The part of an RNA shown here (large-subunit ribosomal RNA, domain VI) has 269 nucleotides and comes from a Pseudomonadota bacterium. Lineage of the source: Bacteria > Pseudomonadati > Pseudomonadota.

[in-house]
Context: one part of a larger RNA
């Protein structure tokens, strides 16, 4: 741009793409079968292997804005507390998030058409024969069945709902010019994140919980600092499951999301 008026939501499935692996072991049954050694089909079960999708409750990994220990060394005048630099200084943990080596789930029943093949019925050819009329059966293969995506499917789909119903000159093809009007609805444009390179998505914008911050908890870390007591002291012990805490859950307008702009028209050859 198109989908013969602009929208917003929901839609069908013409078509496309993914998937499609396979082992072993148990029952059936030490049955059929076989002189014995061996050992079934058919069926039903469990349990692996790679693959492939999805997740973060466990397990674990990371986790340089958490928390604690600790070395030298400079700094806040000293103690005491604390900072800063040294790979994140080193060391033990760790939330969110994102992960595997985790966890869950998949290949599929299942129905139709067939392929080599195996059949019935059956002539031409009095017999014969699956095939020539008829007609049964049959594979991981083909079509549907599973998941994605899909009306630019120009045969451009179907449903709901929502919005426009002024006036004048000049012209006659479905027009040009003026005043008047500006809907539904979109887009800017702001605070964002379940989304993201940007772009788009998706949430919100005072009729508000979108982000900050604050307040409560969760998870972390593991008992701050003072000041007391015990000992020369290093230190330990109370005060104290304390202090402190990023992304996590909530609740609270304090702080920002204010006020606005543009586009889209007038009922539709």
């Nucleotide at each position: 741009c198109g989908u013969a008026g602009g929208a917003u939501a929901u839609u069908u499935g013409a078509g496309a793409g993914g998937a499609g692996c396979u082992c072993u072991u148990u029952c059936u049954a030490g049955u059929a079968c076989g002189a014995g050694a061996g050992g079934g089909c058919c069926g039903a079960a469990a349990g692996g292997g790679a693959c492939g999708g999805a997740c973060c409750g466990a397990u674990g990994g990371u986790g340089u804005a958490c928390c604690a220990g600790u070395u030298g060394u400079c700094a806040c005048g000293c103690c005491a507390g604390u900072g800063g630099c040294a790979c994140c200084g080193c060391u033990g943990g760790g939330u969110a998030g994102c992960u595997a080596u985790g966890u869950c789930c998949g290949g599929a029943a299942u129905a139709g058409a067939u392929a080599a093949c195996c059949g019935c019925u059956g002539a031409a050819a009095g017999c014969a024969u699956c095939u020539a009329a008829g007609u049964g059966g049959g594979a991981a293969g083909c079509u549907a069945g599973c998941c994605u995506c899909a009306a630019g499917a120009u045969u451009a789909u179907a449903u709901a709902u929502c919005c426009c119903u002024g006036g004048g000159u000049c012209a006659u093809a479905a027009g040009a010019c003026c005043c008047c009007u500006a809907a539904a609805g979109a887009c800017a444009u702001g605070u964002u994140g379940u989304a993201g390179a940007c772009u788009a998505c998706a949430a919100c914008g005072u009729u508000g919980a979108u982000a900050g911050g604050c307040u409560g908890g969760a998870g972390g870390u593991g008992u701050a600092a003072g000041c007391g007591u015990a000992g020369c002291a290093a230190u330990a012990c109370g005060u104290u499951a304390a202090g402190c805490u990023g992304a996590c859950c909530a609740g609270u307008a304090c702080u920002a999301a204010u006020u606005u702009g543009u586009c889209g028209u007038g009922a539709g050859g």